[in-house]
Context: one part of a larger RNA
Molecule: small-subunit ribosomal RNA, central domain
Organism: metagenome
Formats: sequence, C1' cells, structure tokens
RNA sequence: CUGGGCGUACAGGGAGCGUAGGCGGUUGGGUAAGCCCUCCGUGAAAUCUCCGGGCCUAACCCGGAAAGUGCGGAAGGGACUGCUCGGCUAGAGGAUGGGAGAGGAGCGCGGAAUUCCCGGUGUAGCGGUGAAAUGCGUAGAGAUCGGGAGGAAGGCCGGUGGCGAAGGCGGCGCUCUGGAACAUAUCUGACGCUGAGGCUCGAAAGCGUGGGGAGCAGACAGGAUUAGAUACCCUGGUAGUCCACGCCUUAAACUAUGAAUACUAAGUGUCGGCGGGUUACCGCCGGUGCCGCAGCUAACGCAUUAAGUAUUCCGCCUGGGAAGUACGGCCGCAAGGUUGAAACUC
Repeated sequence: CUGGGCGUACAGGGAGCGUAGGCGGUUGGGUAAGCCCUCCGUGAAAUCUCCGGGCCUAACCCGGAAAGUGCGGAAGGGACUGCUCGGCUAGAGGAUGGGAGAGGAGCGCGGAAUUCCCGGUGUAGCGGUGAAAUGCGUAGAGAUCGGGAGGAAGGCCGGUGGCGAAGGCGGCGCUCUGGAACAUAUCUGACGCUGAGGCUCGAAAGCGUGGGGAGCAGACAGGAUUAGAUACCCUGGUAGUCCACGCCUUAAACUAUGAAUACUAAGUGUCGGCGGGUUACCGCCGGUGCCGCAGCUAACGCAUUAAGUAUUCCGCCUGGGAAGUACGGCCGCAAGGUUGAAACUC
C1' cells in the first nucleotide's frame, strides 16, 4: 500500500470557527479534459509463455508466434464526472411575527446562615469521639437577646426541566449581547458538507502582579488509634478556594459513541412553539427521556437522539512491557504540555 477496524477488547481529536484540499441538489444547451469503442504508430534484442527444430538426452542453442497491462496520434460516442452558459427551489441563507431559556459580559440590590467584634441576661461548663484527649471557658465561655463588621455561597421553586459548540451555567433588578425552536412561504438562488495546517474557547489544580480572606482546607502542629500510624478519627491551621489583569491548556474534558445528509415498526412521559377543537382532548415541527420491532453486536446492549441501511470529509488504531519514557523540535515564568522512538524483554 491492499485490507480490517475505533461504546466496553488497541483506536473519535476536549470543543468551535475556518484556509488549502476532498466531496456536492435539480433542469436544459454547449464542450469533450476524465470515460467508452475502432484504427494507425511505437512499445530494441535477449529473458518469460506456447509451437516447431538442432546437438544421443537434458541443460544449452536456433526459428516462429504470442505477450509487452504502457505511451503518442486519428475517426467516432455523449450516459456519467469535469469545465462553461442559462433556468429552478426541495439544500443553505435572509425577511417578518409572537413566544421560551441557570446562554455570555458589566453594574447595582436584598435575605437566611457561619465566623468575628460590642453590649445585656446568666453560670460552669462547652466542644469533640467508638471511647477519649489536645482545644475553648470563672480574665465569665457555651446558651440566649440586641447592635455592628466582613466574606463566600445562593435554601424552597428544582424537575432523566431549561440554555450553551464544548468546558460549563442557578437569589433579584437594570444595561449590553450570542444562539436555537416555531409560524408565514415574502426575498436570494446551491451561496452547501467536511476540514490537514491555522486561529479562538477550554473544569479543577497550578503560576505571576495587586487586592480580599467569613467558612472550608493541601502543607504543617498537636491529640488519639496502633506493634508502628509520616494515615483513616479529633482540635487547630497556612497556601489555596474569592476579585482584577496576565499565563498554564490538562481531565473518567464520558454518551468512554467525530461532523453532515437521507432512509428504516410501534408505544409512552416531558419541555418550547404552532394548528384544530364539542375544552375531555387531537394533530404538526423542534428538543429531551423511557420502552421496544426489523436490523446490528463477541456478548452486554444499540435500536428515527442507532452501535441499523448508505454516502462524503476529518481524526485515530495495528501484540504486552519498556513508555506517553528518552532524545530532538516547538510552547511555557515555572510546574510542565505537545510531538514521540529504540535497545532489551515476554
């Protein structure tokens, strides 16, 4: 390379936008590059294959044929692909309309609770555990009432409910802003799909500078437990967790299931929109669940939200270990990330 694969056995890129490239609806005309047919030229000889012949035979040698899948030229064909011109509206996009939503960013506001501070009442305990102790408390704790400060998080509603490309998003209000669904069928007329590189986003932890710091809590200290206990349990507690700006770019970044399109039984719940209605409900479109036929699957299971049937494009896999390591490159302040072997071994 041919081939076989990627939910769980090796394998879907964390996600999006998009460059090159690959692929591309429907109809008519032209063209003839691809494509098909015919002919001509060429495709050295030897070799290989077949037929015949020569050395006693064979190896070997001689003659002939075939083949040489290719290249060039000419005549023809016009379905399909391409190119070109024109048309269409089912793909795609726009317009208009009324709705849904924790989608994003900024600013502001409010309540519950924890902690701390001040004051009142009040007295001997509180706290913690399997049991304790460390710890706190007669310098008045804990409990309770009033006042104040500050930070973080958003109870109920809340839901296999919603939104977002993914990461993710949840008190309330305002401002700015992205996307999707539905309805109408008014406009454009294939403007599309995918996407190597590239660019952007990307939980938590971590890093830089400055702030903030209530609770929680790596590290750390002490108390227990234990043979030991550098742990699990307890009392404390610093980074961090929070904010602004700048980095890092990883994950069981999971639906362990790339994106797009078409087709292929039913049943049942729910969210958004629309239509009908006799207000019991029925239907359509889009999303989100459960169940289940055909089919698929090694099985488990999947099953119109496919892992079914097909097409297009990208990514990835090729025995285990060594190893996501070494070396080199690129990126990073660092931590490290990314690309990514081999010897050897089974």